Annotation: A computed fold for an 84-nucleotide RNA from an uncultured Gammaproteobacteria bacterium, annotated as c-di-GMP-I riboswitch aptamer. It was read from a public genome assembly, where an Rfam model found it. The coordinates come from a structure-prediction model, not an experiment, and the mean pLDDT is 88.

């Protein structure tokens, strides 16, 4: 470099909760706070999930991504330890 693993060792991310903030909303920062990750590092290329202000259509609704989810699954990109 490939490849495989998380046994060992240094270690790192943080689920839903809760509090504050943005935000139509989905979700997002942040603090707290650990469900669980061996990429739960970054990427919005492709599928799949969410949301529907606005806009079409209707008429107690339905459709719609320039909006969102990398902790959905694929791909792409950087990377620590160990073994071959």
């Nucleotide at each position: 470099u490939g490849c495989a693993g998380a046994a060992a060792a240094c270690g790192g991310c943080a689920a839903a909760g809760u509090c504050g903030u943005c935000g139509a909303a989905a979700g997002a920062c942040g603090a707290u706070g650990a469900c669980g990750c061996a990429a739960a590092g970054c990427c919005a290329c492709c599928g799949g999930u969410c949301u529907a202000a606005g806009g079409g259509c209707a008429g107690u609704g339905c459709c719609u991504a320039g909006g969102a989810c990398a902790g959905c699954g694929g791909g792409g990109u950087c990377g620590c330890c160990u073994g071959c």